This is a predicted structure of a 74-nucleotide RNA (transfer RNA) from a Clostridia bacterium. Its Rfam family is "tRNA". By type it is a transfer RNA. Its family is annotated with triplet codon-amino acid adaptor activity in the Gene Ontology. Model confidence (mean pLDDT): 80 of 100.
[in-house]
RNA sequence: GCGCCCGUAGUUCAGCUGGAUAGAGCGUCGGACUCCGACUCCGAAGACCGCAGGUUCGAAUCCUGUCGGGCGUA
Numbered sequence: 001g002c003g004c005c006c007g008u009a010g011u012u013c014a015g016c017u018g019g020a021u022a023g024a025g026c027g028u029c030g031g032a033c034u035c036c037g038a039c040u041c042c043g044a045a046g047a048c049c050g051c052a053g054g055u056u057c058g059a060a061u062c063c064u065g066u067c068g069g070g071c072g073u074a
Base pairs, nucleotide, nucleotide: 001073002072003071004070005069006068007067010026011025012024013023019057028044029043030042031041032040050066051065052064053063054062
């Protein structure tokens, strides 16, 4: 340099063929339970999807460029 893969809550991931309010586990906060904790249960906050542009009625999803990480190759 070229090719491929990944980038989505604090963290680990899901998201099928473009469709309705982007979900889950852990963590955090509040509550119930308890003598107090732990466990368990209930609830809440938290990401507009690496960034920019394009296509479309509609994009996390398709296309282009770009940034970061990983792997392969000369």